Background:
The RNA shown here (Bacterial RNase P class A) has 363 nucleotides and comes from Rhizomicrobium sp. It matches the Rfam family "Bacterial RNase P class A". Rfam's curators write: Ribonuclease P (RNase P) is a ubiquitous endoribonuclease, found in archaea, bacteria and eukarya as well as chloroplasts and mitochondria. The family's RNA type in Rfam is ribozyme. Taxonomically the source falls in Rhizomicrobium (Bacteria, Pseudomonadati, Alphaproteobacteria, Micropepsaceae). The coordinates come from a structure-prediction model, not an experiment, and the mean pLDDT is 75. The sequence is in RNAcentral, with records from ENA.

RNA sequence: UCAGACGGCUGGAUGACCGCGGCAUUCGCAAGGAUGUCGAGGAAAGUCCGGGCUCCACGGAGAGACGGUGCCGGUUAACGGCCGGCGGGGGUGACCCCAGGGAUAGCGCCACAGAAAUGACACCGCCUACCGGCCUAAAGCCGCGGCAAGGUUGAAAUGGUGCGGUAAGAGCGCACCGCGCGCACGGUAACGGACGCGGCAUGGCAAGCCCCACCGGGAGCAAGACCAAAUAGGGAUGGCACGUGAUGUUUUCCGCAUCGCCGUCCGGGUCGGUCGCGUGAGGUGUGUGGCGACACACAUCCCAGAGGAAUGGUCAUCGCCGCGAAAGCGGUACAGAACCCGGCUUACAGGCCGUCUGACACU
Numbered sequence: 001u002c003a004g005a006c007g008g009c010u011g012g013a014u015g016a017c018c019g020c021g022g023c024a025u026u027c028g029c030a031a032g033g034a035u036g037u038c039g040a041g042g043a044a045a046g047u048c049c050g051g052g053c054u055c056c057a058c059g060g061a062g063a064g065a066c067g068g069u070g071c072c073g074g075u076u077a078a079c080g081g082c083c084g085g086c087g088g089g090g091g092u093g094a095c096c097c098c099a100g101g102g103a104u105a106g107c108g109c110c111a112c113a114g115a116a117a118u119g120a121c122a123c124c125g126c127c128u129a130c131c132g133g134c135c136u137a138a139a140g141c142c143g144c145g146g147c148a149a150g151g152u153u154g155a156a157a158u159g160g161u162g163c164g165g166u167a168a169g170a171g172c173g174c175a176c177c178g179c180g181c182g183c184a185c186g187g188u189a190a191c192g193g194a195c196g197c198g199g200c201a202u203g204g205c206a207a208g209c210c211c212c213a214c215c216g217g218g219a220g221c222a223a224g225a226c227c228a229a230a231u232a233g234g235g236a237u238g239g240c241a242c243g244u245g246a247u248g249u250u251u252u253c254c255g256c257a258u259c260g261c262c263g264u265c266c267g268g269g270u271c272g273g274u275c276g277c278g279u280g281a282g283g284u285g286u287g288u289g290g291c292g293a294c295a296c297a298c299a300u301c302c303c304a305g306a307g308g309a310a311u312g313g314u315c316a317u318c319g320c321c322g323c324g325a326a327a328g329c330g331g332u333a334c335a336g337a338a339c340c341c342g343g344c345u346u347a348c349a350g351g352c353c354g355u356c357u358g359a360c361a362c363u
Base pairs, nucleotide, nucleotide: 001359002358003357004356005355006354007353008352009351010350012318013317014316015315016314017313018312020039021038022037023036024035025034026033027032041334045345046344048343049342050341051340052339053220054219055218056217066216067215068214069213070212071085072084073083074082075081086100087098088097089096090095101211102210106209107208108205109204110203123151124150125147126146127145131143132142133141134140159177160176161175162174163173164172178200179198180197181196182195185192186191224275225274226273227272234266235265236264237263238262239261240260245259246258247257248256249255282301283300284299285298286297287296288295289294319332320331321330322329323328
């Protein structure tokens, strides 16, 4: 210098004018005004996971069903998050990726192609040593047979390479590699593994059922709590009326059933209002411990919160990007709280910083 890997930060600035919401103080009978102060994000988003909080259910324990998680250790309030490892895979490398328990518990599936897809298999092919026949014999031919090296199909073909061996072959024998079992030792563990044994068994799929281990009550701030009108209705009580009344029974009579008006008090619900509602697993800084996630200590700060609705607009100057010879023109990301917090995921113009890798050049 070029090409890359990983991690973090930021994501417009200043001023003027006009506005909006909360709170405090103050003026005002009130309506409202004035002053001060605070007023979106790294994702406020998706609502995917975990918690706080609230109500409901619930005597304890166990089991089953259903759902979730799935190498090991740590971290945390908790997690499917994060950190550090292990194993496997990719990359020259920095580094990246992995639903990563169990396939000798059982069931099921393995399309197409292919001879054969698991009780593995024999289409092409290789062999004719042994045995039988033809033949005097050899050679040859036929039969009885042997084999799985090579070819072909496939995502996958039952260890691989080499040497020996053989009629041809074959873990048939041997060496190395792989695999399985045992095991000294190392590691908290996952796991690694000197060495020994075994000629090789146990094809793959559990993002198919299933088995094993662990976790999980339900609903959600429209949770929930409190205050509480008018009208209607309920209860208690006082007064008036008390059957010749009213209403219903289709009409009339009879019979039957029910009860009215005025006031006071009580309780429930609705409209409405208040709380929940922001001092919190809180922010910032420093220090200590730890590889790290994180923890602890000290100092300091108070930092939106409402109705679904506020958190903005205009102008000027500057910054950045594009076009242009210039003047200038155009653009300036993704997106906006609603009970709160920790994560994950997704969206995002541009800019900055740090660590590291590879190649080339120079000293």
It is recorded under the gene name rnpB. The model forms 95% of the base pairs in the Rfam consensus.